RNA sequence: ACCCGCCUAGCUCAGCUGGAAGAGCGGUAGCCUCCUAAGUUACAGGUCGUGGGUUCAAUCCCCACGGUGGGUG
Numbered sequence: 001a002c003c004c005g006c007c008u009a010g011c012u013c014a015g016c017u018g019g020a021a022g023a024g025c026g027g028u029a030g031c032c033u034c035c036u037a038a039g040u041u042a043c044a045g046g047u048c049g050u051g052g053g054u055u056c057a058a059u060c061c062c063c064a065c066g067g068u069g070g071g072u073g
Base pairs, nucleotide, nucleotide: 001072002071003070004069005068006067007066010025011024012023013022019056027043028042029041030040031039049065050064051063052062053061
């Protein structure tokens, strides 16, 4: 330099043919317990990497850029 994949919650990852986002772990609080742990219930937490485009509507489709991993030379 060129080619391919990935970027979504604090972490690891889902998200079907575009209809507006979830799980596990973690966090906080309650219940339980003499107390803690474990268990259990609830809650909080996201400009879906950035900027444009298409569309009535974009995490999803298109373009550019950035980051990251791999391949070729």
Annotation: Predicted 3D model of a 73-nucleotide RNA (transfer RNA) from Planoprotostelium fungivorum. Rfam family: tRNA. From the family's description: Transfer RNA (tRNA) molecules are approximately 80 nucleotides in length. It is annotated as a transfer RNA. The RNAcentral record of the sequence draws on ENA and Rfam.